[in-house]
Context: one part of a larger RNA
Formats: sequence, C1' cells, structure tokens
RNA sequence: GGCGCACGGUGGAUGCCUUGGCACCAGGAGCCGAUGAAGGACGUGGGAGGCUGCGUUAAGCCUCGGGGAGCUGCCAACCGAGCGUUGAUCCGAGGAUGUCCGAAUGGGGGAACCCGGCAGCAGUCAUGUGCUGUCACCUCCGCCUGAAUAUAUAGGGCGGUUGGAGGGAACGCGGGGAAGUGAAACAUCUCAGUACCCGCAGGAAGAGAAAACAACAGUGAUUCCGUGAGUAGUGGCGAGCGAAAGCGGAUGAGGCUAAACCGUUCCCGUGGGAUACCCGGCAGGGGUUGCGGGGGCGGGGUUGUGGGGCGUGUCUGUGUCGAUGCUGCCGUGUCGGCGCGCGUUGUCCGUUGGGGUAGUCGAAGGCUCUGGGAAGGGCCGGCGUAGAAGGUGAGACCCCUGUAGGCGAAAGUCCAGCGGCGCGUGUGGGACGUGUCCCCGAGUAGCACGGGGCCCGAGAAAUCUCGUGUGAAUCUGCCAGGACCACCUGGUAAGCCUAAAUACUUCCUGGUGACCGAUAGCGGACUAGUACCGUGAGGGAAAGGUGAAAAGUACCCCGGGAGGGGAGUGAAAGAGUACCUGAAACCGUGUGCCU
Repeated sequence: GGCGCACGGUGGAUGCCUUGGCACCAGGAGCCGAUGAAGGACGUGGGAGGCUGCGUUAAGCCUCGGGGAGCUGCCAACCGAGCGUUGAUCCGAGGAUGUCCGAAUGGGGGAACCCGGCAGCAGUCAUGUGCUGUCACCUCCGCCUGAAUAUAUAGGGCGGUUGGAGGGAACGCGGGGAAGUGAAACAUCUCAGUACCCGCAGGAAGAGAAAACAACAGUGAUUCCGUGAGUAGUGGCGAGCGAAAGCGGAUGAGGCUAAACCGUUCCCGUGGGAUACCCGGCAGGGGUUGCGGGGGCGGGGUUGUGGGGCGUGUCUGUGUCGAUGCUGCCGUGUCGGCGCGCGUUGUCCGUUGGGGUAGUCGAAGGCUCUGGGAAGGGCCGGCGUAGAAGGUGAGACCCCUGUAGGCGAAAGUCCAGCGGCGCGUGUGGGACGUGUCCCCGAGUAGCACGGGGCCCGAGAAAUCUCGUGUGAAUCUGCCAGGACCACCUGGUAAGCCUAAAUACUUCCUGGUGACCGAUAGCGGACUAGUACCGUGAGGGAAAGGUGAAAAGUACCCCGGGAGGGGAGUGAAAGAGUACCUGAAACCGUGUGCCU
C1' cells in the first nucleotide's frame, strides 16, 4: 500500500409523517371605483425585528346580537402595567375614523414628495404658521355672453348630486393578425383566423321571431347537446380541411316601430285684402287666413290563408263626470279625470315563508393484564336517525371536538308569494264583406369590377358580406329554392328589443380522489414572488420532522473557548435545539492475509 472483517466519523438517501399543494364536483356570488378602487408607501404596541391587524380615534372606537371565563394576535418567550360575571378577550351584522401615493383630479413631480389660490376658523402685537372645506379634464343639461357678418353661428363664461376616466382570473363580441410546423423539399394549401396586440360589454355575452328550411310531404325565432358523419363535399383531388337538412333531447316567449291617413304645433316658400277659410245645419261673428314643402309631438298601424290607410255595407258592442273644436241650439268629433277589466317589466313600502352572514342541543363504559403511556389483549356491559372524520402518551361508536337528527337572529342581505303604490293597456271598439285611389323601410336591392367569408382553393358558383362605380320596383311588387330561364313552392329584405336552455371561475362555502408526500406536489408546507441576479423588461432559489410533555441536562470535573466526561430528566440522550430513521460515496481506528 492492497483485499477482507469489526467499530466509528462524515453525509443525508430510504422508510414513516404532513401544516401545503393538485384535479374535479355541487351550491353561492359574479363585479370594485371620483362617497376616491385595485395595489402600495409610511406609520401604529410600555419595551417591537418580521408577519398579521389597524390609520394621528392607528393589534383599535361606537351600536346591536352571539358567547361565558378568562384575556392583552403570530414567530415567542421574558419583564412591566392592566382588563374581566356591572359579562372582558373572542365571533357576526351595521356604523365611525381612515395619513400619503395611486384613474389621482388645485399646480408641479424623479409615485408615496414639493408649491399654491379662495372661504371660514385657530394662533400671534403683527407677519410667518396651523386646521377644515374647496379648486383637473371631457361629455350632458340650463342660463349668460358673443367674432369675421345684419339676424345668427363658432367661441367664451357661470351653475348643476347628468355621466365618464382606472382596476379585474377565465368566459364573450368586435377591429387587426403571424411564424416555427405539416405537406417527409417548397410556392397554392396547412398550422389558423390559432398565438399575440387593440377596443368594448355582461354576469353571462353573442344570436333570435323567416325576404328561413324543405320538396309536391311538410316544419315553424334563437341557442346548446347527441346523431346524421369523418357522410355530402372541398383539396398542388397532395398534406389535409369538412358541412347542412332531418331525427332524438335541453329550454321555451314573444313584442315594439317606419310609411299611408288624422290632429296639433313650429319653420320656410307663395298667393291675396274678401272671396276662399273657420266640423255639419240655422243665426251671429271672426278674419295673419288659404295653398305647397319640411321638422317635432299625439293618434293610427305592423301583416304573407298578404296587411294597413281612405270610402262604403251588414252584424254586434258602446259606465260616468268634465273640458273643448269662434259663440248659441241640435247632431257629431277630440281630449282629460274617476270607475271597472287584463298584464307585472321596474321601484318603493308592508306582510308571510325560505336561504345566507355568529351560534346552540346532541346518545352510550367499566374492571383487569402488559406497558413510560391503553385507545391494544382478556372479562362483563351500553348507544345508534350518531360505527364520517380528527384529536387524546400505541389501534377509542360509548374520553374530547364532532357526526345523525333538531333548534336559533337584534342588524344587514338574497329569493319567492300576497297586498299597497306605480307603470302599460282595453273600455274610446270588434267581426265579416266590398271599392278603387294611397302606403308597406333607397343611394337600398340588383348589376359590373376587386376582395373576404361559407364544406365550396374561381369553379357551372348560388347564398352572406366589404370597397369602388352604376342603379330599380311597392303586391299585376320583390327575394329565395346552388349559374341562368319557365312553371311550381316558400318567404316578405334594406328599423329596433327580447328571458331560459349555453360558456367561464379571481372569489365564498361544502365535498370527493386506484392525485403528490418535501429533488414530489403550486415557483412557494418554512420571513416566497422573499433572498439573490439584472440599468431595465425580467429572471428567481435553497430551506419541513427532539420528545407524549421542555421534563431543553441543577450540580461536579477537564478546557481560554468550542467541546466533552460524570450526575440528573426521559420509555429511549446511540432522542441533547448540528436533535426521528440514518443507506452509499468519502475519511479513520483496530485486526487477519498478501506484497
């Protein structure tokens, strides 16, 4: 020195454990913000570093409830000083306070800082100073003022409890919009209208009440699921992409306008001086009134067996009071109030019921053995609408917390029913005919060219949609049924609204797991988005376990200390805060053999 054995050191694998994660399910909630959010800075405790809470009233203040003996949050003790059955701490609801920054909004600014105006108050001899309130911009409404330019308008000013601004995990709609890749290369194509950027909204969004499908039979808004179907199609007919009708389900809901016409009011144009005109008849009277055009408001009207307006016919119905169409009477029309009927979208009040935000009641076991310890073994019992689970010195239905099953709210809140209030609507018409004049959504439909989107890549290419140009018709109309035409069939575009079935989960509550168990599981079980790195955007760790209980080794000895030896605690100290178990590499001591 090597090999082996024994005993150690080092190291932290493995086993066991779990406070933390992961995934999913059900219910709730689905927004917060100029009444200043989200997120922060700085403060705040008797002594106070971090976390938590809170905001100069600062681990808290007030009120109302719950609860019942201890309390002054956690790491985390210690000292001090206090509070509490006159009910503290703690839990819930409502309120008060809430520095500074931040949309940040009096002005500025290198966020948490600097500097002001105005009004009032405090203080000072006075000034400086302090406190409270207020002062951004845009939009909307009202008023005032007011250019070029006379009326006007633009602009300016003032007032207002009009609203906006910013944040938010995913889901939604819209505007933009890749490439790696695949095609075994690559260009059309694909990836993909994906990722990403921007805008906007809601608790859902979008869509939605047939100018739809279908096929000679019919369906009857939209949305979502299953099927149809990897079918029909499309495609350098490559790679790939990929429907619809129908059928079966979930849900279920339908409404409002434009126009014709009537009334009223305003504006513009035009005619004109008594004719016209002022609902009809008679009489009186008026005369800025007629005609044409436009706007506002009210009525009317909303449909595809076409509908409506206007005129007209038949049948039926028509509560009451008041006003009014120049006046009086008659007729008639219009408007309003009340009553009655129907509906219930919205708001508030009352009431009833239910849910949620604290809680509360809640059955039944002893002896003995082993042991440090009983929940384990043995013996004898009990409860169960409770034998889910967790804890307790080992493995507990009957020890504790709970569990099954009941009960409970002063206050805020959510849902539902009813009543009141309010709103809408009818009564003020309805039904069936008939006439022909009027209306039935225009720079629209269509067409041409160029794009996009549909299963559809220009194809025979319809349907939908955008840009440029051109440019109809009004029911004897127009669109669609995959070029186009005819017949037939379906529908009625160019206005608007619409719950539910559907998507998602930052958040709250409860639950589940052939999910993880500290190199795993979230990056994060621990002071974690921390330490640290980077100018910055950004990147981003490591680190869990004494014991049942600190009982955390008084005292003695060696040592400067670190550390150790006794003694003591403990079941165990070879569990000693470098602490459960304690593998291997690696380093030693002793010994056997070999050299």